Model confidence (mean pLDDT): 82 of 100. The RNA shown here (SAM riboswitch aptamer (S box leader)) has 100 nucleotides and comes from Rossellomorea aquimaris. It matches the Rfam family "SAM riboswitch aptamer (S box leader)". Rfam's curators write: The SAM riboswitch is found upstream of a number of genes which code for proteins involved in methionine or cysteine biosynthesis in Gram-positive bacteria.
RNA sequence: UUAUCCAGAGUGACCGAGGGAUCAGGCCCUAUGACGUCCGGCAACCUCCAGUAUUGGAACGGUGCCAAUUCCUGCAGAAUGAUUUCAUUCUGAGAGAUAA
Repeated sequence: UUAUCCAGAGUGACCGAGGGAUCAGGCCCUAUGACGUCCGGCAACCUCCAGUAUUGGAACGGUGCCAAUUCCUGCAGAAUGAUUUCAUUCUGAGAGAUAA
């Protein structure tokens, strides 16, 4: 810089107290063992095969991922409802993650 981020993935073993990126607020997971490691699995960005191509297929290898949409909100705009100001929905931005 570009693309993607509402799909998918364990009744396993070990470990033993916190964890869900960061700050704040919320909401959750967790001794019925979370987090992490191993094994296992999912997916298909790179890769490989077919095809002029859109595309279709494969999964040995390089990554990635495996609670909840990136767990939700935070900034801007719009619509609706109520009118202190708030709630809901949608769009975009920002931040972040992954790949090339």